[in-house]
RNA sequence: CGAACGGCAGCGGGUCCAGCAAUGGAUGCCGGCGAGUGGCGCACGGGUGCGUAACGCGUAUGCAACCUACCCUUAACCGAGACACAACCUUGAGAAAUCGAGGCUAAUAUCUCAUAACACUAUGAAAUGACAUCAUUUUAUAAUUAAAGCUCCGGCGGUUAUAGAUGGGCAUGCGUGACAUUAGCUAGUAGGUGAGGUAACGGCUCACCUAGGCUACGAUGUCUAGGGGUUCUGAGAGGAUGAUCCCCCACACUGGUACUGAGACACGGACCAGACUCCUACGGGAGGCAGCAGUAAGGAAUAUUGGGCAAUGGACGCAAGUCUGACCCAGCCAUGCCGCGUGCAGGAUGACAGCCCUAGUGGUUGUAAACUGCUUUUAUACGGGAAAAAACCCCUGGUCGUGCAUCAGGGCUGAUGGUACCGUAAGAAUAAGGAUUGGCUAACUCCGUGCCAGCAGCCGCGGUAAUACGGAGGAUCCAAGCGUUAUCCGGAUUCAUUGGGUUUAAAGGGUGCGCAGGCGGGAUAAUAAGUUAGUGGUGAAAGCCUACGGCUUAACUGUAGAAUUGCCAUUAAUACUGUUAUUCUUGAGUACAGUUGAAGUGGGCGGAAUGUGUCAUGUAGCGGUGAAAUGCUUAGAUAUGACACAGAACGCCGAUAGCGAAGGUAGCUCACUAAGCUGUAACUGACGCUCAGGCACGAAAGCGUGGGGAGCAAACAGGAUUAGAUACCCUGGUAGUCCACGCUGUAAACGAUGAUUACUCGAUGUUGGCGAUAUACAGUCAGCGUCUAAGCGAAAGCAUUAAGUAAUCCACCUGGGGAGUACGGUCGCAAGAUUGAAACUCAAAGGAAUUGACGGGGGCCCGCACAAGCGGAGGAGCAUGUGGUUUAAUUCGAUGAUACGCGAGGAACCUUACCUAGGCUUAAAUGUAGAGCGCCGUACCGGGAAACCGGUAUUUUCUUACGAACGAUCUACAAGGUGCUGCAUGGUUGUCGUCAGCUCGUGCCGUGAGGUGUUAGGUUAAGUCCUGUAACGAGCGCAACCCCUAUCCUUAGUUGCCAUCAGGUAAUGCUGGGAACUCUAAGGAAACUGCCUACGCAAGUAGUGAGGAAGGUGGGGAUGACGUCAAAUCAGCACGGCCCUUACGCCUAGGGCGACACACGUGCUACAAUGGCCGGUACAGAGGGCAGCUACCUGGUGACAGGAUGCAAAUCUCGAAAGCCGGUCUCAGUUCGGAUCGAAGUCUGCAACCCGACUUCGUGAAGUUGGAUUCGCUAGUAAUCGCACAUCAGCCAUGGCGCGGUGAAUACGUUCCCGGGCCUUGUACACACCGCCCGUCAAGCCAUGGGAGUCGGGGGUACCUAAAGUCGACGACCGAUGAGGAGUUGCCUAGGGUAAAACCGAUGACUGGGGCUAAGUCGUAACAAGGUA
Repeated sequence: CGAACGGCAGCGGGUCCAGCAAUGGAUGCCGGCGAGUGGCGCACGGGUGCGUAACGCGUAUGCAACCUACCCUUAACCGAGACACAACCUUGAGAAAUCGAGGCUAAUAUCUCAUAACACUAUGAAAUGACAUCAUUUUAUAAUUAAAGCUCCGGCGGUUAUAGAUGGGCAUGCGUGACAUUAGCUAGUAGGUGAGGUAACGGCUCACCUAGGCUACGAUGUCUAGGGGUUCUGAGAGGAUGAUCCCCCACACUGGUACUGAGACACGGACCAGACUCCUACGGGAGGCAGCAGUAAGGAAUAUUGGGCAAUGGACGCAAGUCUGACCCAGCCAUGCCGCGUGCAGGAUGACAGCCCUAGUGGUUGUAAACUGCUUUUAUACGGGAAAAAACCCCUGGUCGUGCAUCAGGGCUGAUGGUACCGUAAGAAUAAGGAUUGGCUAACUCCGUGCCAGCAGCCGCGGUAAUACGGAGGAUCCAAGCGUUAUCCGGAUUCAUUGGGUUUAAAGGGUGCGCAGGCGGGAUAAUAAGUUAGUGGUGAAAGCCUACGGCUUAACUGUAGAAUUGCCAUUAAUACUGUUAUUCUUGAGUACAGUUGAAGUGGGCGGAAUGUGUCAUGUAGCGGUGAAAUGCUUAGAUAUGACACAGAACGCCGAUAGCGAAGGUAGCUCACUAAGCUGUAACUGACGCUCAGGCACGAAAGCGUGGGGAGCAAACAGGAUUAGAUACCCUGGUAGUCCACGCUGUAAACGAUGAUUACUCGAUGUUGGCGAUAUACAGUCAGCGUCUAAGCGAAAGCAUUAAGUAAUCCACCUGGGGAGUACGGUCGCAAGAUUGAAACUCAAAGGAAUUGACGGGGGCCCGCACAAGCGGAGGAGCAUGUGGUUUAAUUCGAUGAUACGCGAGGAACCUUACCUAGGCUUAAAUGUAGAGCGCCGUACCGGGAAACCGGUAUUUUCUUACGAACGAUCUACAAGGUGCUGCAUGGUUGUCGUCAGCUCGUGCCGUGAGGUGUUAGGUUAAGUCCUGUAACGAGCGCAACCCCUAUCCUUAGUUGCCAUCAGGUAAUGCUGGGAACUCUAAGGAAACUGCCUACGCAAGUAGUGAGGAAGGUGGGGAUGACGUCAAAUCAGCACGGCCCUUACGCCUAGGGCGACACACGUGCUACAAUGGCCGGUACAGAGGGCAGCUACCUGGUGACAGGAUGCAAAUCUCGAAAGCCGGUCUCAGUUCGGAUCGAAGUCUGCAACCCGACUUCGUGAAGUUGGAUUCGCUAGUAAUCGCACAUCAGCCAUGGCGCGGUGAAUACGUUCCCGGGCCUUGUACACACCGCCCGUCAAGCCAUGGGAGUCGGGGGUACCUAAAGUCGACGACCGAUGAGGAGUUGCCUAGGGUAAAACCGAUGACUGGGGCUAAGUCGUAACAAGGUA
C1' cells in the first nucleotide's frame, strides 16, 4: 500500500425492524479500517572507532573470471487448470511469553499443464581477431525452461530476452607505524593434476603427486594504530594531526552460525553459547540507545526527555497522502570566528580628595571631572512588517504527434515568527574588565614584611631602605574578554636531503684480508632501463589560493578559474649514468736485474754482570737509611783470588736512525719465509678502491697443562716513619716474569688524527736506491724529521706525512650524571669481554685561550728578614692596660699582624655616658607671637642629702605717662636622646708601605677576553737612567722643589757677646765703649759623579784618588700612587633611616668606672763593687711663667710656711744628672733592693673614707740575672744620664711628646725563617690555598636491579568434549506411491575442560648499588712537583 486479497474488531454515517421516546436489534451499504494473507521497503539514511599494520586505505590498472531490485532502451508474450494455509469459528495447555487440535475460505500466495527463443546446454561447420588460457560473428541439429492480475477505463502491473545507467565483487603494481635486547618462519604450508563449491577466479575446500615457499631491500614475533581528502605549523623541505564536512573500511552487549533476499551473514531480523539486567505461580520467559532527547556512574570537562515535516532528501502508494529525532528550526554554553556599543566636541583657578616629593616651590591622576553644547547605534516603549513558495494538486487557456503529454496564467500550502527589517518617542541616558609592571618584555614609586610570609617560564628575588613578596597610587598591553594549564609545530642548521660534525669540546673501529653492497680510467658502436621534453587519461566534491557576486559590513556563502608538485599510457631526444659488443694503456698486476733493513720462524755459539757452591788469603764487622732498625757475621761474614754451575738479559755501536699492517722489533751466526724500494718497459689489459656481516693477527696482566727459576718482584712477614700508616723508605719473600702447547681479546692498542686517489708556495736536515770516479755537486724516486706561506681552525695549532682544496667507501657522535651499569642475547674454564637501556636527577658538564691569585715550582733582587753583635722581655716586686670573675653598677668603644701606658694630653665632686634614691614634664638654651606681671636677685626662717619646695623682707630703667626697653612667669610653635645601625654614609685614621709600583691617549696585534707600551740586556735606593724594540707619548707615584741640621760669606748688633782701650768691684760685660769673635735671624754661597784613574756602547760602577766643612739621595723631618682589609670610629663632629617622648629626655645627692682565686700585654725598680752611701766640684739644650715663675731673707730635719723683690721676659725667674776629686762599704739577702705596714706631718682643694701627691722617722717582702720562646737596634745609632713641656686646683706620669750630656760593638754573607718586588711555569683556585675537593660510615627521602615465591593477562600447542548451523549419508515414518519433509547420523566449529611450556605485567621477607638533601663522623685521594708526578 484497500488501484493484489479474504474480510470488518473499533470510529462516523446511511438504510431496515421494534418502540411514544430513551434505546435495542439487523445490514460491509458508505466513509474508512484494527488484526490477517500478499507486495515493496527494512542492506538506505543515522551512530561509533572496539578490532585491523591488512589489498584495510590511497593511487594507477585489469576482469577474455563476475553480479546488479527499483529506472531507462529495444523485441516478444500474458492460454488453461488445481490443491492449500492464515484470518475467522469451535476448543485445549500455560502465571505469562506463547503453543497445540478440529473445521470453513480468497488472492498479484502456492502448484500443474500449454506455448517459446537472439536465453542456457551438448555436438558439428566456416570466417575474423588476437591478450597466455582464448574471444567474437555466422550457421546446422537436438534437449530444457515463463507469466497475474487489478482498474475511477485514462492506466497501473506481470514474464522472457537485449542494451544502458547505477551500485557492487574479485585480482595486481607502487605507497602506507615502532622495536633486531624479536633471526629464522611455514604442512593446506608452496606448486601441480582431478573433482567439488561460488555470481565469479583461486588451496576457497577435498583426494593424489612433488618439496617447496617467505626472509637482512627485515620474514616471524611483540607493542601501538581505523585509512584518505584534509587540519596546524614551517621560507621551504619537513614535523605533527586524522574533531566538525566528504570518500572508503570495520563494528552494533561478547563469540559463533546460517536463513530470507537483487543485495546482509543484517544497529532498532532469526538461532545457539556466554556475561549482565528484569519478570515469574520456580515449571519457564523477556532484553540489548556506538539512533534523537534523557538518566546514572566516571571525570578537569561537554547541551533540550523542545517545534515542524513549511523547505531539501528518502520509503510506500496511480494519487490524495502516510511515515521519516535524516533534515529544517528553536533552546543552553563568550567554546571559536566575525561585527557593534559602553558616547562626541568644548572645558585650566591645570579645583578638592588620593598618591609621590620638597628647606621652600612642586609633580601626577588630568581635559580627566564638574560645567556647556551635540548625537541616539544599542537597550526600553509603541506601531508597521517580510523574502524563503515553487512544485504536487485544483481551475482556465495555447501547441502538437490528441496523451491527466507539454507550455502559459490563476488558486492552495510557513515550524521558524509577529522573527529579520522599517518607523516614532524620550534621554548620556541601559552597558568594562583581565593580566602585567627586575631582565628576556611595553610599563615605577611609596608603605608593610625581614631567607619569614611568599614569588618564579629561565636567570633568579626575600637575612630592616625589596621597581622581583603583600597592599596602594601611577603606568603598560589586550579588550567582552583577559590570564593560567595541557598538547602540536616553529625558533632548533639541536638527526643537518635542502643543511652538521669526529687532533684537544660527544665522536675514527687496535690492525689487516675480504664475500655481499656502494663507487669506478681512455676510445668506438648499438640499445633506450635511469634521465629530459611534448601529448593524452586520471588526480571526486568540499577545503587552500585568485577574480567577481549575495546577506547594511564581516564571519558565512554562490559562480568561475587556478592549483592538486602524484600515478598511468604514449611519442620523441641520446649528452651523462646503466646494459651489450669491440678496442687502448696511463690505474692495477706480472717478468728480469739490483738493493735495504733490530721484518718473521727454527737451530747453533759467545762474553760481561749477578747469584750459588768448593778451596784459599784474612778479621770484626757487613749491609742499609734523612736517621735507624729488622737482616747477615767469631760455626769466620763483608772484602780479595782461583775453579765450577745456573738462569735471564744482550754494554759500547745507538741516532732526531732503520724495518713491520698494527701489536711490536736489538749479542754473533746458519737455514727457511715474507716485504719494501730502484732500474728496464718485455707481458696481461681496468683485472681497481672501499668494505656491513665474516676470517685472521693482536702489548701487558690473567687462566689451563708440563718444564724452568739467576735477578727482579704483586700477595705476605718483619723493621722504621706517623696521631694512625693495612702506604711512601728498609730487610726478606711467593705467584709471576722465562720455555712449549692451548685460551683470553683488552690498553692513553695515541699521531688521542680511518682507508684510497688527485691537486696546492718555499727552506733545511737525514735514510735507501738510480746517474756519477766521488755523502764534491746539482737532479730524480721512495721514506723519516724540523721551520714556514696561502688556506683552514673556537683557539691552541695544522700546513705536499694537512687538521688546506676535492672525490669514493666504511666506522662513529647528538647536554652532564645514572652507566659502559641493569636485564636479555652471544663468546669464555674462570676472570671477564661484546652488544647495551630506562626510571630518576642537575642547569650545567666540557674545550681552548686571558687576567689575577696561589704553589712544601724555577730564576733575579731587596728589607735589623736571617746571620754577626749590643741591650732587653719571658722569673721577682710595683705601676698601668686588657681578659675573666664579681657587682646595684663595676658606662661605652678598640681584639692576629694593624686591640691591650689604646680613645684618655690627667675618673676624689665635676668629668660621667653606669647604678641606687629623690624630683621636673615646652622641658637646660635660644627665637617669634600673645597674655597678664614687675620681677630677677639678695638676705633671713622652716623642711630636705641636695636639687627643690614653702614663707617673710626688699620691688627695675626711660617716657610725651600712651607706651617702650629689660626681666622672669604662663600659653602656642620650633625640643631633647653618649638610644640602634661604621654592613646606609660624609669626614678622619690604621695597615700592606716610603714598597715601586698603578694607569691613560693614539697606534699596532688578537674574532674576543686582552696584549703591546710596563717585556728584553745592563744599571739604580727607585718603572732611576741607558741601549734595544710596533710602539710613540703622557699622567698619578720615585726623585727634586719645603723645614731643621753640618761650613763659609754679607747685613744688622739688643735684652745676647767682650779681643783691643778706659773705668770699677771682694767678685761678675758691672760701666764707658766696641762690631772683631761666639751667638741671634734674614739673605746668599756651597755638592753636580763637576775633576782624575780603571771598567763600560751608554747609563753607570769601583778607588784609604784629588780638592772640600760635607762625596756619591751628607744626616733628620714633612710628604703615603691605583687600591686591599664591608679594617676602625654614629661616643669628637656631621648625617639617612629606625626607636623613646610624665622618658631611652632633664636636675640632684651618694656610690661606681679604683672590686680580685686568676691569665696576658706594656713599663718602672732591682738583684749590686763598671756598684751603694757621704762630702766636695764642672758642663747643656729646648722649653714654661701674672689666679704665674719667684731671686733674696727668716722658720722648719723635711715636704713647706711667713715675708719680700724682679719679670708678660735673649733683660727677671725655674734648673741638670751621669761625670770628676776624696772617703767609706768588701761579696753578705749585705751600708744591695726597696715592696709592704705603723706613726707623725706638708700641700692642693667645698671635700683626700671609698680614692690624691709629697715629707720625716720606723718597718725592711720578693729578688743572687730569669725555661720554652721572643723584642729593639747598623752611628752621634744602641746603651746610659738627667732636663723641660702639654693636660692640670692637686695628682695616682714609672705614660706621652720633646731636649741635650756621655757614647759603643758587629755585618763573612743571602743557604735557611718572615715580609715584599719583577720575569717565567703549572693550576680542577676567582668570596682567589684560611681555595677547591674525594670516598666509607651515620640520618631522611626518591626511583630502580636481584629475590624463596604469590597473583594476574594476552597469544599459541596437544588431547577430551561440543550447541546452533551449512554440507553429506540414511531415511522402514508423513505425503498420492510424487515434489518434499519429520527423524537418525558423519565431518567441521564458537564455547567448555585437562596438560605442559614460553612471553608480559603487578606484588614480595630480604638484599645490591644509584640519586638527592645549609651547617654530622673519619681521614686527606685529586687540583701546585698537591707534598710518593
Small-subunit ribosomal RNA from a metagenome, 1429 nucleotides, folded computationally. Model confidence (mean pLDDT): 83 of 100.